[in-house]
RNA sequence: GCAGUGAGCCACCCCACCGCCGCGCCCAACGCAAAUGCGGGCGGGGAGGAAAGUCCGGGCUACGCAGGGCACCCUGCUUCCUAACGGGAAGGACUGGCCAAUCGGGCCAGGACAGCCAGUGCCACAGAAAAUAACCGCCCGCAAGGGUAAGGGUGAAAAGGUGCGGUAAGAGCGCACCAGCGGCUGGGUGACCACGCCGGCUGGGUAAACCUCAGGGGUUGCAAGACCAAAUAAGCAGACACGUCGCGCUCCUUGGAGAGCGGCACCGGGCGGCCCGCUCGGGUUUGCGGGUAGGUCGCUGGAGCCUAGGGGUGACCCUAGGCCUAGAUAAAUGGUGGGGCCGCCGCCGGAGGAAACUUCGAAGGGCGUGACAGAACCCGGCUUAUCGGCUCAUUGCCUAA
Numbered sequence: 001g002c003a004g005u006g007a008g009c010c011a012c013c014c015c016a017c018c019g020c021c022g023c024g025c026c027c028a029a030c031g032c033a034a035a036u037g038c039g040g041g042c043g044g045g046g047a048g049g050a051a052a053g054u055c056c057g058g059g060c061u062a063c064g065c066a067g068g069g070c071a072c073c074c075u076g077c078u079u080c081c082u083a084a085c086g087g088g089a090a091g092g093a094c095u096g097g098c099c100a101a102u103c104g105g106g107c108c109a110g111g112a113c114a115g116c117c118a119g120u121g122c123c124a125c126a127g128a129a130a131a132u133a134a135c136c137g138c139c140c141g142c143a144a145g146g147g148u149a150a151g152g153g154u155g156a157a158a159a160g161g162u163g164c165g166g167u168a169a170g171a172g173c174g175c176a177c178c179a180g181c182g183g184c185u186g187g188g189u190g191a192c193c194a195c196g197c198c199g200g201c202u203g204g205g206u207a208a209a210c211c212u213c214a215g216g217g218g219u220u221g222c223a224a225g226a227c228c229a230a231a232u233a234a235g236c237a238g239a240c241a242c243g244u245c246g247c248g249c250u251c252c253u254u255g256g257a258g259a260g261c262g263g264c265a266c267c268g269g270g271c272g273g274c275c276c277g278c279u280c281g282g283g284u285u286u287g288c289g290g291g292u293a294g295g296u297c298g299c300u301g302g303a304g305c306c307u308a309g310g311g312g313u314g315a316c317c318c319u320a321g322g323c324c325u326a327g328a329u330a331a332a333u334g335g336u337g338g339g340g341c342c343g344c345c346g347c348c349g350g351a352g353g354a355a356a357c358u359u360c361g362a363a364g365g366g367c368g369u370g371a372c373a374g375a376a377c378c379c380g381g382c383u384u385a386u387c388g389g390c391u392c393a394u395u396g397c398c399u400a401a
Base pairs, nucleotide, nucleotide: 001397002396003395004394005393006392007391008390009389010388012340013339014338015337016336017335018334020046021045023043024042025041026040027039031038032037048372052383053382055381056380057379058378059377060221062219063218072217073216074215075214076213077091078090079089080088081087092113094110095109096108097107098106099105114212115211119210120209121206122205123204135152136151137148138147139146140145160178161177162176163175164174165173179202180201181199182198183197184196185194186193187192225297226296227295228294235288236287237286238285239284240283243264244263245262246261247260249258250257251256252255266282267281268280269279270278271277304323305322306321307320308319309318310317311316341370342368343367344366345365348361349360350359351358352357
């Protein structure tokens, strides 16, 4: 210098003018206005690393909830971090790849990585048999029948492997070595590991099959929820007004009062207009109440950010100092002009070449407005999208000293 990997940071920049949404101060001046305020003036702030998907966890919220159990759902190697997590850190075993190989080994990557000697189920095809194994073969036996997992063949998988002994033939039946399992011992907080000894203990796979074990889980989402309150119905209270008859009820001094129901009359609406008829409704007003439109709060000062020091392998934690950093509600954070940066194209120029062409530089040239994307209660994660740039670490190659 080039290429790769990992971590962190930035997320086009500057100026001018005009706007938009909050906040603070002022009203001397312009127009309303008693004041507040409308409005005006000045100052200052205004999207993200993912604001996204809404996948996981928590805060907060209303409702529910004595305690325990069943059912249902989720999680699942260990230890730690954390408010919590299905997230993260460090580690263990396994699987795969690479390197090194005499043997130890080293590096990288991956993930539902608890338990099939608690029980039950399932295992296509082939095969006698897929788990209480006998088809051929071998042995015993006249036969019936029995013994045998050594040999054959099938399969993804066949009842530990090799050898010696043993036997009627065989078989961990016995023994030696190897592989595994269990126990003892030692190390580690633990998952687990190491070496030696002991025990013939070796009875397939499957739990993203039922299940078992351990841990966890109430529902709801800021359109949660709290408050103020035009309008409107029920209901309550007061004041005023008010036909008649009947029925039962209540209250009190046998007569009245109260409210209710029904008939008739009256008034109003509907059946297109009018009459009859049918049908619906019937006092006015004030206050309370209720809670729609609308408004206020929730709402942004918080598991907050930055810097320094310390602890820890690390995730992370502690201490001190400093800082305040969007809060809209149909939803503000933009537009125009100029300059710069970047990408592409390139007049032209240099180098190579016979040429085609390749490569390098590049205009007071052109084009592109220039990644993914946009808060909506707030945090911690995960996942996904993303033009480019900077810094640090690390690996490989080349060059120079």

Overview: This is a predicted structure of a 401-nucleotide RNA (Bacterial RNase P class A) from Hymenobacter setariae. Its Rfam family is "Bacterial RNase P class A". Its family is annotated with tRNA processing, dimeric ribonuclease P complex and ribonuclease P activity in the Gene Ontology. It was read from a public genome assembly, where an Rfam model found it. The model forms 94% of the base pairs in the Rfam consensus. Model confidence (mean pLDDT): 76 of 100.